[in-house]
Annotation
A computed fold for a 366-nucleotide RNA from a Bacteroidota bacterium, annotated as Bacterial RNase P class A. The prediction has a mean pLDDT of 75. The source organism's lineage runs through Bacteria, Pseudomonadati and Bacteroidota. Of the family's consensus pairs, 97% are formed in the model.

RNA sequence: CCUCAAUACCGAGUUAUCGCCUUUGUGCAAACAAGGGAGGAAAGUCCGGACAGCAUAUAGCAGCGCAGCAGCUAACGGCUGCGGUUGGUGUCAAAACCGAUACAGACAGUGCCACAGAAAAUAACCACCUCUGCAAAUGGGGAACGGGUGAAAAUGUAGGGUAAAAGCCUACGCAUAGUCUUGGUAACAGCAUUAUGGGGUAAACCUUGCGCGCUGAAAUGCCAAAUAGGCGGAUGCCUGAGAACGGCUAGUUCGAUGUCCGCGGGUUGGCAGCUUGAGGUCUUGCGUGAGCAAGGUCCCAGAUAAAUGAUAACGUUUCAUGGCAACAUGAGAUUACAGAAUCCGGCUUACAGGUAUUGUUUUUUU
Numbered sequence: 001c002c003u004c005a006a007u008a009c010c011g012a013g014u015u016a017u018c019g020c021c022u023u024u025g026u027g028c029a030a031a032c033a034a035g036g037g038a039g040g041a042a043a044g045u046c047c048g049g050a051c052a053g054c055a056u057a058u059a060g061c062a063g064c065g066c067a068g069c070a071g072c073u074a075a076c077g078g079c080u081g082c083g084g085u086u087g088g089u090g091u092c093a094a095a096a097c098c099g100a101u102a103c104a105g106a107c108a109g110u111g112c113c114a115c116a117g118a119a120a121a122u123a124a125c126c127a128c129c130u131c132u133g134c135a136a137a138u139g140g141g142g143a144a145c146g147g148g149u150g151a152a153a154a155u156g157u158a159g160g161g162u163a164a165a166a167g168c169c170u171a172c173g174c175a176u177a178g179u180c181u182u183g184g185u186a187a188c189a190g191c192a193u194u195a196u197g198g199g200g201u202a203a204a205c206c207u208u209g210c211g212c213g214c215u216g217a218a219a220u221g222c223c224a225a226a227u228a229g230g231c232g233g234a235u236g237c238c239u240g241a242g243a244a245c246g247g248c249u250a251g252u253u254c255g256a257u258g259u260c261c262g263c264g265g266g267u268u269g270g271c272a273g274c275u276u277g278a279g280g281u282c283u284u285g286c287g288u289g290a291g292c293a294a295g296g297u298c299c300c301a302g303a304u305a306a307a308u309g310a311u312a313a314c315g316u317u318u319c320a321u322g323g324c325a326a327c328a329u330g331a332g333a334u335u336a337c338a339g340a341a342u343c344c345g346g347c348u349u350a351c352a353g354g355u356a357u358u359g360u361u362u363u364u365u366u
Stems, first nucleotide, its partner, number of pairs: 004359007013314006020037007039337001043348002046346005051216004058250004063212005068082005083103001084101006104207002109205002111201003125147002128142004155173006174197006181190003220272004230263006242254003279298008315334008
């Protein structure tokens, strides 16, 4: 240099004419003028909210969610930094750099660890020691150091010791837990010391701590219009039927010419919600950062069966030809993933091409 991968960001137009939707102004209207018109994911409907409704959303259970520490945020199962564990590169060893993390508890309990293997914890296949025996074979006893199996087999090395062995003893280490002390807001880390030395698994059941009212724009509110406030059944009238928007219980509130169940009839029209916002953008300051604050500036879709398009030129881009290159000519495309529907903040998924950072393969050089 080429190739491949990961991460982050961008992801295409400009002018003119005509067409469609919409805002504002003028206008009785028609129309005229000025301005605007689909994304980084609009997707998924997975989280969190704003907003609206349910009298208030009370307590408990069930259910669901989260789980290192400290911060950011309206909030979150999100984000930022730090710590622990861990992968890669690197090194004598480190440091540093680039990643991952579903990171409370295994000493509350119950489960599970296939196959192989003697045995997955009530351990003996080969080998070791010892007794019987001429020897061999068989059998008895000892031990778990060596080998084998396996993802995992009772902490490592050296010395002593033993019939053969073992923390059995000693020295120096390792891991876990406790205590003291130093640093740190903290999680944690270092020194010292004591104790222990079969594990793993909770994205198994479970335990602990913290948290959660529900529904959802087809929410909800208003206007107009129409009809059969019809028929049947059950039951009740304060000693209270029943109702109160995830489930159950309790409590609380409302509650009577009532309430509930079934059949049937009318309405399917219009307005609001509907886009000025936890808003965008620029500058300055603070902060490691996520972000915060101040000042300036801008208004950037609001459709309702669903508009946001077509043509031409320029630009961008692909291919071919010519050229050392810059570039020129010609042909094609308007790029991939993909299209608003109450709105916002996240997460996840899809993606041609381009830029940046890090790593990898090959080749060349040193």